Overview:
RNAcentral holds the sequence, with entries from MGnify. c-di-GMP-I riboswitch aptamer from a soil metagenome, 71 nucleotides, folded computationally. The coordinates come from a structure-prediction model, not an experiment, and the mean pLDDT is 89. Of the family's consensus pairs, 94% are formed in the model. It matches the Rfam family "c-di-GMP-I riboswitch aptamer". Its family is annotated with cyclic-di-GMP binding in the Gene Ontology.
RNA sequence: GAUAACGGCAAACCGGUCGCGAGGCCGAGACGCAAAGCCAUGGAGCUCUCCGAGCCCGCCAGGCUGCCGAA
Numbered sequence: 001g002a003u004a005a006c007g008g009c010a011a012a013c014c015g016g017u018c019g020c021g022a023g024g025c026c027g028a029g030a031c032g033c034a035a036a037g038c039c040a041u042g043g044a045g046c047u048c049u050c051c052g053a054g055c056c057c058g059c060c061a062g063g064c065u066g067c068c069g070a071a
Base pairs, nucleotide, nucleotide: 001068008033009032014027015026016025017024018023031058037064038063039062041061042060043059045055046054047053048052
């Protein structure tokens, strides 16, 4: 970060499955994404067997890494 190229990821909904739950995984499906790759480090939000333990990176930041190469 381009009317570029090779590609990549996959929201919601639905089906299956695990979990008390937030939610995770698989299939199908595409709303979108130049990091919508990874990390739970700080906020925000969410859950509970609640004062502790969890979920969430496609909310805002931060850290690490990656493809291409026009202006």